[in-house]
The prediction has a mean pLDDT of 86. The part of an RNA shown here (small-subunit ribosomal RNA, central domain) has 349 nucleotides and comes from an uncultured bacterium.
Context: one part of a larger RNA
RNA sequence: UUGGGUGUAAAGGGAGCGUAGACGGUGUGUCAAGUGUCAUGUGAAAGACAUGGGCUCUCCCCGUUGGUUGCCUUGGAAACUGUCAUACUUGAGUGCCGGAGGGGUAAGCGGAAUUCCUAGUGUAGCGGUGAAAUGCGUAGAUAUUAGGAGGAACCCCCGUGGGGAAGGCGGCUUAUUGGACGGUAACUGACCUUGAGGCUAGAAAGCGUGGGGAGCCAACCGGAUUAGAUACCCUGGUAGUUCCCCCCGUAAACGAUGAAUACUAGGCGUCGGGAGCUACGCCUCUUCGGUGCCGCGGCAACCGCAUUAAGUACUCCGCCUGGGAAGUACGUUGGCAAGAUUGAAACUC
Numbered sequence: 001u002u003g004g005g006u007g008u009a010a011a012g013g014g015a016g017c018g019u020a021g022a023c024g025g026u027g028u029g030u031c032a033a034g035u036g037u038c039a040u041g042u043g044a045a046a047g048a049c050a051u052g053g054g055c056u057c058u059c060c061c062c063g064u065u066g067g068u069u070g071c072c073u074u075g076g077a078a079a080c081u082g083u084c085a086u087a088c089u090u091g092a093g094u095g096c097c098g099g100a101g102g103g104g105u106a107a108g109c110g111g112a113a114u115u116c117c118u119a120g121u122g123u124a125g126c127g128g129u130g131a132a133a134u135g136c137g138u139a140g141a142u143a144u145u146a147g148g149a150g151g152a153a154c155c156c157c158c159g160u161g162g163g164g165a166a167g168g169c170g171g172c173u174u175a176u177u178g179g180a181c182g183g184u185a186a187c188u189g190a191c192c193u194u195g196a197g198g199c200u201a202g203a204a205a206g207c208g209u210g211g212g213g214a215g216c217c218a219a220c221c222g223g224a225u226u227a228g229a230u231a232c233c234c235u236g237g238u239a240g241u242u243c244c245c246c247c248c249g250u251a252a253a254c255g256a257u258g259a260a261u262a263c264u265a266g267g268c269g270u271c272g273g274g275a276g277c278u279a280c281g282c283c284u285c286u287u288c289g290g291u292g293c294c295g296c297g298g299c300a301a302c303c304g305c306a307u308u309a310a311g312u313a314c315u316c317c318g319c320c321u322g323g324g325a326a327g328u329a330c331g332u333u334g335g336c337a338a339g340a341u342u343g344a345a346a347c348u349c
Stems, first nucleotide, its partner, number of pairs: 004320003007303001012317001015200003021194002025088005031082001033081002035077001037075001039073001041071002050064005091191001092188003095184004103177007110154001115149007125136002162169001206247001208245001210243002215241002220236001222234002258316002261313003266294007273286004298305002322349003331342001333340001
């Protein structure tokens, strides 16, 4: 490079926005760049192919015809791609009217529980385990009552329920703010899709400065267990977990399934809308939008997927090419560092 792939065998970028590029709806006209066509010139000879001939045959040699799929120039065609012009409304967006939601940010408030402190009652144990011990307790613990302090997390509701691009989001209230959805059909008139680079946000852990520190708890000290026990179990316990600002930029960042569009039997739930009837309800329908289960054709190595496709098509991007060595070495880029990114080979099976 060609071909084939990418749920689980190697392989979908963790996610979005978007530049270049690639691709692109309907009607009419223009041009003629791509495209098709007629012709001109060229496409050396030799060689090759086809067909004759000459050496006894072959090798070899000599003719002849076609062809040489390419390029140039001129004419003509206008369906398709393209250019330009013009028009359209179905794609896309805007407007108007609605309801839903743990979507984001900031501030304030609340109750339960744990721990600690103070005071009361009260007396000998408490705690913990497979069993124990370390530990706490006559300097009065555990238990219980009252008051106080402080930090963190929000029971029930909670639901294959909701909203978000993903990470992720759950007590209540207020302020502010993003998106999606339904209805309508007023407006714009292809403004679309994808997206190499790029930019943005990105769990946990970790890093820097400063606050905070209840519970939990790497490291660490003890107690057990054990042949040993740098563990599992137990008593403690520091970073951390929390907040502001700044980095880091990775995860089994998973649906292990890239994004967009169209099409292809159904059935049963559920969430948000919409419509209908008179039986206003615990109703019916839904050509609307999500989210689940089952299932046909089809697909699939199997498992299974199946209108939320892993089916049938089409557009664009990322990635894969035997196992190990190795996500290592070297170099690069960015980082305070940790480490991240890009990413081999020798050798070996």